[in-house]
This is a predicted structure of a 346-nucleotide part of an RNA (small-subunit ribosomal RNA, central domain) from a metagenome.

Context: one part of a larger RNA
RNA sequence: CUGGGCGUAAAGCGCACGUAGGCGGAUCGAUCAGUCAGGGGUGAAAUCCCAGAGCUCAACUCUGGAACUGCCUUUGAUACUGUCGAUCUGGAGUAUGGAAGAGGUGAGUGGAAUUCCGAGUGUAGAGGUGAAAUUCGUAGAUAUUCGGAGGAACACCAGUGGCGAAGGCGGCUCACUGGUCCAUUACUGACGCUGAGGUGCGAAAGCGUGGGGAGCAAACAGGAUUAGAUACCCUGGUAGUCCACACUGUAAACGUUGAUUACUCGCUGUGUGCGAUAUACAGUACGCGGCCAAGCGAAAGCGAUAAGUAAUCCACCUGGGGAGUACGCCGGCAACGGUGAAACUC
Numbered sequence: 001c002u003g004g005g006c007g008u009a010a011a012g013c014g015c016a017c018g019u020a021g022g023c024g025g026a027u028c029g030a031u032c033a034g035u036c037a038g039g040g041g042u043g044a045a046a047u048c049c050c051a052g053a054g055c056u057c058a059a060c061u062c063u064g065g066a067a068c069u070g071c072c073u074u075u076g077a078u079a080c081u082g083u084c085g086a087u088c089u090g091g092a093g094u095a096u097g098g099a100a101g102a103g104g105u106g107a108g109u110g111g112a113a114u115u116c117c118g119a120g121u122g123u124a125g126a127g128g129u130g131a132a133a134u135u136c137g138u139a140g141a142u143a144u145u146c147g148g149a150g151g152a153a154c155a156c157c158a159g160u161g162g163c164g165a166a167g168g169c170g171g172c173u174c175a176c177u178g179g180u181c182c183a184u185u186a187c188u189g190a191c192g193c194u195g196a197g198g199u200g201c202g203a204a205a206g207c208g209u210g211g212g213g214a215g216c217a218a219a220c221a222g223g224a225u226u227a228g229a230u231a232c233c234c235u236g237g238u239a240g241u242c243c244a245c246a247c248u249g250u251a252a253a254c255g256u257u258g259a260u261u262a263c264u265c266g267c268u269g270u271g272u273g274c275g276a277u278a279u280a281c282a283g284u285a286c287g288c289g290g291c292c293a294a295g296c297g298a299a300a301g302c303g304a305u306a307a308g309u310a311a312u313c314c315a316c317c318u319g320g321g322g323a324g325u326a327c328g329c330c331g332g333c334a335a336c337g338g339u340g341a342a343a344c345u346c
Base pairs, nucleotide, nucleotide: 004317005316008299012314014201015200016199017198021194022193023192025088026087027086028085029084030083031082033081034080035077036076037075038074039073040072041071042070049065050064051063052062053061054060091191092188093187094186095185096183097182098181099180103177104176105175106174107173108172109171110154115149116148117147118146119145120144121143125136126135162169163168206247208245209244210243211242215241216240220236221235222234223233258313259312260311261310262309263308266291267290268289269288270287271286272285273284274283295302296301319346320345321344328339329338330337331336
């Protein structure tokens, strides 16, 4: 390489858009490039293979045959693929009418709670723990009432509920805006699928500049615990957490399951449409769940949301350690990220 694999054994890029490439619906016609059949030419010799022969055998050598799986050319075949032309509507898209939604961005706004500040009442404790202490408090704390400030997060509703490609998204209102689904006919007429490179998005932490800072809280300090305790527990507490802009580009980025299409018993719950004689019901489409038939699977399990049956395209794997390391290169302000070995060893 061929082959075999990729949920849990090694292996699906974190996710999308998309270039090249690969693959691609139905019908008719043309062509004959691929394809198939026949003929011709060529495919040096040696080598390899087969049958013989010669050295006493063998190696070796010689003779003949086959073969040289290829290339060129020519005559045909025309199903399939390609190419060209024409047509179609089932794939895809557009239009019309509806629907749901924490989808996104920006602005405004609300109440509860924590903390702090001011004032009133009030007096000796409060806090914290397994028990304590550090800590706060007679300069009046804790508790309680009123007023004010500020930041962050949105109880109930709330749901194996919804939306989004993924990351993710939850008080309320408004503006702008993306996608999806359903119904109906009408329109375009294969316009499609995948996607190496590439480009964009991408939790948390981290970095830069400028703001902000209530609570929480790496680091740090103290008190405990302990043989010790650089921890677990407690009292404090700075970065950070929040906002704007810019960077980083990684996660158990997980359904550990790439995308798309078709096909393959049933039962049951739920969300949103449609239809109907409209709370109740069966049907239908698209989602989100549970249990199972066939089938698959090493098993546990999966089972129309497949890990079943098939097809197309891409990514990836090839014993453990060394190692996601070294070196080189690329990216980054840095932290580090991407690509990614070998010696050696079992």

Overview: The coordinates come from a structure-prediction model, not an experiment, and the mean pLDDT is 88. Rfam family: Bacterial small subunit ribosomal RNA. RNAcentral holds the full RNA, with entries from SILVA.